[in-house]
A computed fold for a 73-nucleotide RNA from an Actinomycetes bacterium, annotated as transfer RNA.

């Protein structure tokens, strides 16, 4: 060069058939304890890599284009 897979909360991953984002762990505040840890209630965190496009409506369909994986040359 080229094929294929993957890109979403800080981490590591869900998200069906287009109807507008969640878990878990992490982190904040309260409860509880003499203190901590477990434990319970809450709560903050997203340009869903980016760039166009079709749609009323895109994370999700289509073209580009970066990044990392692995395959071939």
């Nucleotide at each position: 060069g080229g094929g294929c897979c993957u890109g979403u909360a800080g981490c590591u991953c869900a998200g069906c058939u287009g109807g507008a984002a969640g878990a878990g762990c992490g982190c904040c505040u309260c409860g509880g304890u003499c203190g901590c840890a477990u434990c319970g209630a809450g709560g903050a965190a997203g340009u869903c890599g980016c760039c166009g496009g079709u749609u009323c409506a895109a994370a999700u369909c289509c073209g580009g284009u970066c990044a990392g994986g692995u395959c071939c040359a």
Lineage of the source: Bacteria > Bacillati > Actinomycetota > Actinomycetes. It matches the Rfam family "tRNA". Its family is annotated with triplet codon-amino acid adaptor activity in the Gene Ontology.